[in-house]
RNA sequence: UUAGAGUUUGAUCCUGGCUCAGGACGAACGCUGGCGGCGUGCCUAACACAUGCAAGUCGAGCGAAUGAAGUUCCUUCGGGAACGGAUUUAGCGGCGGACGGGUGAGUAACACGUGGGCAACCUGCCUCAUAGAGGGGAAUAGCCUUCCGAAAGGGAGAUUAAUACCGCAUAAGAUUGUAGUACCGCAUGGUACAGCAAUUAAAGGAGCAAUCCGCUAUGAGAUGGGCCCGCGGCGCAUUAGCUAGUUGGUGAGGUAACGGCUCACCAAGGCGACGAUGCGUAGCCGACCUGAGAGGGUGAUCGGCCACAUUGGGACUGAGACACGGCCCAGACUCCUACGGGAGGCAGCAGUGGGGAAUAUUGCGCAAUGGGGGGAACCCUGACGCAGCAACGCCGCGUGAAGGAUGAAGGUUUUCGGAUUGUAAACUUCUUUGAUGAGGGACGAAACAAAUGACGGUACCUCAAAAACAAGCCACGGCUAACUACGUGCCAGCAGCCGCGGUAAUACGUAGGUGGCGAGCGUUGUCCGGAAUUACUGGGUGUAAAGGGCGUGUAGGCGGGGAGGCAAGUCAGAUGUGAAAUACCGAGGCUUAACUUCGGGGGUGCAUCUGAAACUGUUUUUCUUGAGUGUCGGAGAGGAAAGUGGAAUUCCUAGUGUAGCGGUGAAAUGCGUAGAUAUUAGGAGGAACACCAGUGGCGAAGGCGGCUUUCUGGACGAUAACUGACGCUGAGGCGCGAAAGCGUGGGGAGCAAACAGGAUUAGAUACCCUGGUAGUCCACGCAGUAAACUAUGAUUACUCGCUGUUUGCGAUACACAGUAAGCGGCUUAGCGAAAGCGUUAAGUAAUCCACCUGGGGAGUACGUUCGCAAGAAUGAAACUCAAAGGAAUUGACGGGGGCCCGCACAAGCGGAGGAACAUGUGGUUUAAUUCGAUGAUACGCGAGGAACCUUACCCGGGCUUGAAAUGCAUUUGACCGACUCAGAAAAGGGUCUUCCCUUCGGGGCAAAUGUGUAGGUGCUGCAUGGUUGUCGUCAGCUCGUGCCGUGAGGUGUCGGCUUAAGUGCCAUAACGAGCGCAACCCUCAUCAUUAGUUACUAACAGGUUAAGCUGAGGACUCUAGUGAGACUGCCAUCGUAAGAUGCGAGGAAGGUGGGGAUGACGUCAAAUCAGCACGGCCCUUAUGUCCGGGGCGACACACGUGUUACAAUGGAUGGUACAACAGGCAGCUACUUGGCGACAAGAUGCUAAUCCCGAAAACCAUUCUCAGUUCGGAUCGAAGUCUGCAACUCGACUUCGUGAAGCUGGAUUCGCUAGUAAUCGCGCAUCAGCCACGGCGCGGUGAAUACGUUCCCGGGCCUUGUACACACCGCCCGUCA
Repeated sequence: UUAGAGUUUGAUCCUGGCUCAGGACGAACGCUGGCGGCGUGCCUAACACAUGCAAGUCGAGCGAAUGAAGUUCCUUCGGGAACGGAUUUAGCGGCGGACGGGUGAGUAACACGUGGGCAACCUGCCUCAUAGAGGGGAAUAGCCUUCCGAAAGGGAGAUUAAUACCGCAUAAGAUUGUAGUACCGCAUGGUACAGCAAUUAAAGGAGCAAUCCGCUAUGAGAUGGGCCCGCGGCGCAUUAGCUAGUUGGUGAGGUAACGGCUCACCAAGGCGACGAUGCGUAGCCGACCUGAGAGGGUGAUCGGCCACAUUGGGACUGAGACACGGCCCAGACUCCUACGGGAGGCAGCAGUGGGGAAUAUUGCGCAAUGGGGGGAACCCUGACGCAGCAACGCCGCGUGAAGGAUGAAGGUUUUCGGAUUGUAAACUUCUUUGAUGAGGGACGAAACAAAUGACGGUACCUCAAAAACAAGCCACGGCUAACUACGUGCCAGCAGCCGCGGUAAUACGUAGGUGGCGAGCGUUGUCCGGAAUUACUGGGUGUAAAGGGCGUGUAGGCGGGGAGGCAAGUCAGAUGUGAAAUACCGAGGCUUAACUUCGGGGGUGCAUCUGAAACUGUUUUUCUUGAGUGUCGGAGAGGAAAGUGGAAUUCCUAGUGUAGCGGUGAAAUGCGUAGAUAUUAGGAGGAACACCAGUGGCGAAGGCGGCUUUCUGGACGAUAACUGACGCUGAGGCGCGAAAGCGUGGGGAGCAAACAGGAUUAGAUACCCUGGUAGUCCACGCAGUAAACUAUGAUUACUCGCUGUUUGCGAUACACAGUAAGCGGCUUAGCGAAAGCGUUAAGUAAUCCACCUGGGGAGUACGUUCGCAAGAAUGAAACUCAAAGGAAUUGACGGGGGCCCGCACAAGCGGAGGAACAUGUGGUUUAAUUCGAUGAUACGCGAGGAACCUUACCCGGGCUUGAAAUGCAUUUGACCGACUCAGAAAAGGGUCUUCCCUUCGGGGCAAAUGUGUAGGUGCUGCAUGGUUGUCGUCAGCUCGUGCCGUGAGGUGUCGGCUUAAGUGCCAUAACGAGCGCAACCCUCAUCAUUAGUUACUAACAGGUUAAGCUGAGGACUCUAGUGAGACUGCCAUCGUAAGAUGCGAGGAAGGUGGGGAUGACGUCAAAUCAGCACGGCCCUUAUGUCCGGGGCGACACACGUGUUACAAUGGAUGGUACAACAGGCAGCUACUUGGCGACAAGAUGCUAAUCCCGAAAACCAUUCUCAGUUCGGAUCGAAGUCUGCAACUCGACUUCGUGAAGCUGGAUUCGCUAGUAAUCGCGCAUCAGCCACGGCGCGGUGAAUACGUUCCCGGGCCUUGUACACACCGCCCGUCA
């Protein structure tokens, strides 16, 4: 000293990429901007440069020129002359221009870093030491004269000096040659001593002087350089071979010095997979950024080294250069020119143009530090010290502080109460950093007494006045701190990733509020981090990306036991180095900090020396357990070659035989009367080897199967004789390598790509059928790939067991234990994301090889190698996506499987679909035909009553606080009502009538006016509540605790049996529970009991034409209360049980007795804003409201639901029976009369077990006799009845007449399993009436059939597959637009 998050899914775990939060910057851009300190500032065009400055200095080296002060003389008093020599200087000469300053173009190199070497070298100025400096000479610039040239510049002649130049003398421990001695070293060799010979020096200047500064030679030192070497640091192998002075030698030359550095000759070497050569890129380092570290990235400022100076080349001078502000040549460019010729080099400091997203002043000063020259004064210095510009960075400070609640106003919001902005402001008290004004005023200065400050009147100190002059930027969906309103409406826009926006957007824009940072804040770019996402630290490869197809073996890597030696690795100690700055620690100085000074420690590295010897290495010796050999065995589809066998197919020949054969789901093409198929006999030919045969055997893999022979490889067992680590792995290399394919030559029976024909089909270049060629077979070559798979590299060791099998061994356990080698199954520990693996590991360890790093593009392109070709091997990028993927989970789905159920099919009965009519819908039409419902789950549905009303629609006429409700204010006293006028009505005009209470303040009531509001069947059922449909009265849906699983989840709820049922029983890591099922509730069926009126009437009595009519009764029926009863309770059989079966019993009823009510979790954004309620939006003299009329009733057509029929099981006429549920006073109505009738007139009972309400089919007779009829009744005509303001649009009913279609209905389709279907009538709601043939109920008569679950539809459970999850109406591929 180590932090994570978002994003693949319905959810989960994993793999894996993408993205974010952090830090940094020589930055840039947007908005904003008070002060100061310290830093930093062309990253692009090593592009071009105007102008100024950046390297000079020395007169104490030299000649010469200049000539001040002063002195002297002369003077016309203006001055002149002489001396004098301060000062200044072009030239000669000396030193310096090789430093300092700039830039990073080149350079992959001994360029750099680090550590060494030079016995192979140089070094001006500086220090120390020794010795010396004698005596001469000849020139030359300057100056003068002259000539040429536009200029730059140059020529000739004469003359002159030196610390300029040249001989001579002297001279060594210098140099060279030669032969020695001693010592040393690392090979050449070096050092010391001593002998001989040869060669080589010098300069003066200043000063009165002392002396000082110089000069020459040599040695030593210091400093600075030169050369050589080890090691280290980029990419590409789609760059694999490079090299001719190349590598070495001999000799020579050259250099300060070694060296092919250069040359001559000789040899043929040298480098390279430990990456040569080539190409691309790049100055290197101290360091800087990041990181926990290891690493990764960078190489601005500061420091070290290198390279360069317009481009290329060259040397000169010099101690030092091949020289940024020197020279020569060449090129490009610019400038001057008299066209002949010349001049120049900002990658020095400023500055200009240009490029660019982008980077400053043509400033001050040598005061300090440092440098050059000089003896010094001093001169020079764009090095440097300072200032200016820039929020470019870091650091510090300020924009006020304390108090202050009516929680002011304003803003925003609101559920209208409030909340929030917010102690924030106002207000009170206080302070003055910075800015402003005024006064004072430094350190930096060290010498050497003095003098000397660019910065600078700066820093700093004091005083003054006033809160006075000083805040923004970004964000607010999650990651990620921070939320509301309005606008917008998949538009405008946002976005780092996921993603927001289609009318209620915390995601866009604005506002208010909030969060973050703050003189800054965001954005963009780049780097590191997070990323263990290249994994040394620290990853993987069965299925996610990833094990080479297999072997053999080279280099390389790794390697058994004992002993000894060495010391390369390793370890320890010491020494040197690892520059300074930076970083760290501790102190100090600026008010603090940044900044800076001092001290300390560290510095993984390199080198040298010494030591240790466990491990690795090396060497010697030894061992046997690894490995190999020998001997003896048995097993085997191991390989190669040769031979051989039978069955079958096909073909040929001959016989028998006759009409078909063959083929398919069904057919057809095909074969066959020229004799097929079938059958018999004989023959030919090729290919493959039934049974045995086995998760059996063998092999490295591919692979190997009749039998025999020959040759041959490997493994295994037993034994323990031999060798003595001989081993493992294995980049390249070499070899083997299924099928298909290619070449040459054979062979060819069957099969069979291509191809042909026939079918199938919308099509069918397929699946099916008939044929059929390459090929399949053999020989010899090539090819080199496969899901070449155990998707699992090889080797070694270790780690519980059970079980099967093959082949060996074994004396005791040979029937069974053991042991060895294989081949299988299950499993422990452990591993794993899981599924799974589990001594044949995917466990635990070790060694070596191969391979992976998101998906697509793509195993593609280019290049190269191989190949006859096909192609194989190697193998990218641009671009694009935010995923792609693995395993498992829950569902859903399957023309998957199993089990089961349902009028689901089947078996039946009756219908619909054809006709006419009724009704609803679509469509069309219309001024309007109001609106909704629209697969099942809309369509006789909302509507259980559209002539007006209803009514929502249309036309027309009206009203605007409104038709109805309510608060407040003002005014009035009525309002209502009755009559009447005109009007289509509403509205309006007129006439009449006309308030109440009171404490006198007012109140109640009503109207008018104004205002707040009302009103809306206007929109959104995809904002909602409530209600409803459907799956479905299907048997399911869940929870708590426990257990299992990393988790989603599972278990329970699965399994067996059973049930109508998740109903129950058994079993069981589950045990219980809830919502559903069932039961409880209602009704019908039986009985008992209680109670008997309006119901009933058996016995008794009365009584009538008759009748429970009456007394009476409480038995019966019935009514309506309470109970009983049914529970598989009993019996038999089966079954563990639950339960099942029984024309068993008993019972009114038997296995849920019939029917009803009752509808789990949920699904369909199902239906309804027009029942009602309600959020939001919209209208407000209209989308509200009133009235009249019209429409909802239209009509070519299409569909649904019904009614009536098509007739004789019937129609008509007459007669005779038997119900139940209900309803009734604005009602039901007996009865009488009238009318053919609907009905009317009168009249009676009943507010109901009291009165009213003919049941019809059925049955008994008669008639009709199979026809468009005595069936059927539509349509139309006429006449009526009733309701109602009103029956024209548009009512029902009655009578008479008319008498349509229709003769049982195509494809298809619906209902129903018993008191059911079918059939018959009755009642009720709504309602004035009624378009009701509808709906809801009631009773009467009353069947047929169910073998069964293969199939259709729907559903339940279990299981399986899945790339689906909007869930198969899914997903998804290709083509076209």